[in-house]
Context: one part of a larger RNA
Molecule: small-subunit ribosomal RNA, central domain
Organism: Oscillospiraceae bacterium
RNA sequence: UUGGGCUUAAAGGGAGCGCAGACGGUCCCGUAAGCCGGCCGUGAAAUUCCGGGGCCCAACCCCGGCCAGCGGUCGGAACUGCGGGACUUGAGUGCGGCCGAGGCGGGCGGAAUUCGUGGUGUAGCGGUGAAAUGCUUAGAUAUCACGAAGAACCCCGAUUGCGAAGGCAGCCCGCCAGCCCGCUACUGACGUUGAGGCUCGAAGGUGCGGGUAUCGAACAGGAUUAGAUACCCUGGUAGUCCGCACGGUAAACGAUGGACACCCGCCGUGGGCGACAUACGGUCCGCGGCCAAGCGAAAGCGUUAAGUGUCCCGCCUGGGGAGUACGCCGGCAACGGUGAAACUC
Repeated sequence: UUGGGCUUAAAGGGAGCGCAGACGGUCCCGUAAGCCGGCCGUGAAAUUCCGGGGCCCAACCCCGGCCAGCGGUCGGAACUGCGGGACUUGAGUGCGGCCGAGGCGGGCGGAAUUCGUGGUGUAGCGGUGAAAUGCUUAGAUAUCACGAAGAACCCCGAUUGCGAAGGCAGCCCGCCAGCCCGCUACUGACGUUGAGGCUCGAAGGUGCGGGUAUCGAACAGGAUUAGAUACCCUGGUAGUCCGCACGGUAAACGAUGGACACCCGCCGUGGGCGACAUACGGUCCGCGGCCAAGCGAAAGCGUUAAGUGUCCCGCCUGGGGAGUACGCCGGCAACGGUGAAACUC
């Protein structure tokens, strides 16, 4: 509660869709609700205030005057609203082209790892700072062949690309979605934002079922140490993977909400378009680097703004107590959402 703010000081909701609401392009006509003006009514008295007056002054007292608001009436029409008509630049559609690790489903591939079987082979292997636990003559480690399983996809790879965010990477196929570019054919303001709401939402976690190669909370052992409930080592369950369902958090970060318009330039790069062209330019969309003006407390930002403006939403208001307690809502639970105060500095 106004104001001032929200990259880093407190503060942008994790993200999208969207009801209500708020806000909204160009031109014309109408209306007169908002708006402006005149007049009328009301605006009690006392009081306050302004002007004047009476007690010597003042306090006190007396006289006169005044606002906004509300109602009515007459008028005005620039702006907002409302009704009607027209328009195309905002928005969308169509046609043509293109791009990508965008999503979902299915199939396939090689390397590695572990395990199994067989061969070769013999005394060690492994691990560390050094060791030990561990494995190994019932033949390990190493090496060769074959087989099985699960998970992840080296190089390409980037300062790259795509997606609203979370996020997305072996190859191929199918389905779905999207941006962008070109044409300017169509609709004709259909737009922006969005409290609630709905949906999506990494990792970890939960329920049921499956799977389990690797890694690996917990746990066990070996070391280290004064101790070592750790760091290191040997093992290892949940988990890590799949299906269905739940949960709904994060340094969910650009620590920067969304939309639109405007404002010097230079360099690089991804995707289109345009010329005969591999030169060099142009143009639209994106991803980066550096700067003018401007902004900023500074660091820095700087046409991808943190500049200049408009609109809408979210949020902040000293530190601790505390994202706690209580209540409510949600959840199977874990817990999540909302969210104080005493006290204290």